[in-house]
Context: one part of a larger RNA
RNA sequence: CUGGGCGUAAAGCGUACGUAGGCGGUUUUGUAAGUCAGGAGUGAAAUCCCCGGGCUCAACCUGGGAACUGCUCUUGAAACUGUGAGACUUGAAUCCGGCAGAGGGUGGCGGAAUUCCCCGUGUAGAGGUGAAAUUCGUAGAUAUGGGGAGGAACACCAGUGGCGAAGGCGGCUAUCUGGUCCGAAACUGACGCUAAGGUACGAAAGCGUGGGGAGCAAACAGGAUUAGAUACCCUGGUAGUCCACGCCGUAAACCAUGAAUGCUAGUUGUUGGGAGGUUUACCUUUCAGUGACGCAGCUAACGCAUUAAGCAUUCCGCCUGGGGAGUACGGUCGCAAGAUUAAAACUC
Numbered sequence: 001c002u003g004g005g006c007g008u009a010a011a012g013c014g015u016a017c018g019u020a021g022g023c024g025g026u027u028u029u030g031u032a033a034g035u036c037a038g039g040a041g042u043g044a045a046a047u048c049c050c051c052g053g054g055c056u057c058a059a060c061c062u063g064g065g066a067a068c069u070g071c072u073c074u075u076g077a078a079a080c081u082g083u084g085a086g087a088c089u090u091g092a093a094u095c096c097g098g099c100a101g102a103g104g105g106u107g108g109c110g111g112a113a114u115u116c117c118c119c120g121u122g123u124a125g126a127g128g129u130g131a132a133a134u135u136c137g138u139a140g141a142u143a144u145g146g147g148g149a150g151g152a153a154c155a156c157c158a159g160u161g162g163c164g165a166a167g168g169c170g171g172c173u174a175u176c177u178g179g180u181c182c183g184a185a186a187c188u189g190a191c192g193c194u195a196a197g198g199u200a201c202g203a204a205a206g207c208g209u210g211g212g213g214a215g216c217a218a219a220c221a222g223g224a225u226u227a228g229a230u231a232c233c234c235u236g237g238u239a240g241u242c243c244a245c246g247c248c249g250u251a252a253a254c255c256a257u258g259a260a261u262g263c264u265a266g267u268u269g270u271u272g273g274g275a276g277g278u279u280u281a282c283c284u285u286u287c288a289g290u291g292a293c294g295c296a297g298c299u300a301a302c303g304c305a306u307u308a309a310g311c312a313u314u315c316c317g318c319c320u321g322g323g324g325a326g327u328a329c330g331g332u333c334g335c336a337a338g339a340u341u342a343a344a345a346c347u348c
Base pairs, nucleotide, nucleotide: 004319005318006317007302008301012316014201015200016199017198021194022193023192025088026087027086028085029084030083031082033081034080035077036076037075038074039073040072041071042070049065050064051063052062053061054060091191092188094186096183097182098181103177104176105175106174107173108172109171110154115149116148117147118146119145120144121143125136126135162169163168206247207246208245209244210243211242215241216240220236221235222234223233258315259314260313261312262311263310266293267292268291269290270289271288272287273286274285275284276283277282297304298303321348322347323346330341331340332339333338
């Protein structure tokens, strides 16, 4: 390379946008690059293959044929691909009328709770545990009533509910703003799909500068436990967690399942629309999501099963025994931590 694969055996980039490239709806007509057919030239000899011949056979040598699957020129064909011109509406986008939503940014506001401070009541314990102790408390704690400060998070509603490309998003409200869905069918007329490089976003932790700091809490200290206990339990407690700006770019970033399109039994729940009917609360039906089960089919099995892991097509990414190793070296990026790209010796 061919071939085979990627839910769990090795293997889907964390996600999206998008450049090149690859692929691409229906139809008319031209062209003839690809394609197909005929002819011509060339394709050295030897070799290989076939039929013969010569060394006693064979290897070896040798005559003839075939072949040299290729290239060039030429004459035609026009279905398919390409290409030129034209047309179409079902793919795609736009317009119009509606709906739902924790989608995103910024500002403001609210109540419960924890902690701290002040005042009052009140007195000897409180706290914590398996049991204790460290700890707090007669300088008045814990408990309880009133007032205040500050930060963070938003109980119930809440739901295999919703929204978002993914990460993710949950008190209320104002404002700015993105996307989906449904119904009509006005408009453009293939404008599409995928996507190497590239760009953007990307939990938590971590880093830089400046704020903030209630609770929680790596590190750390102490008390226990224990043979020991650098832990699990307890009392404290600093980074951090929060905000602004800038980095980092990784996760079991998981549906461990790339994106897009078409086709292939059903049953049942639920969310957002539409249509019809009626007894006004339901029924029937149709799109778009989100669950459970299940046929055909698939699968090594488990299982998947119109939200496919079924049947097909297009494009991208990735895999090729275990360890060494996602390491070394080099490159790129980063303030650093490190990230990314990525071997070999050796060994089983």
Description
Model confidence (mean pLDDT): 87 of 100. Predicted 3D model of a 348-nucleotide part of an RNA (small-subunit ribosomal RNA, central domain) from an uncultured prokaryote. The RNAcentral record of the full RNA draws on ENA.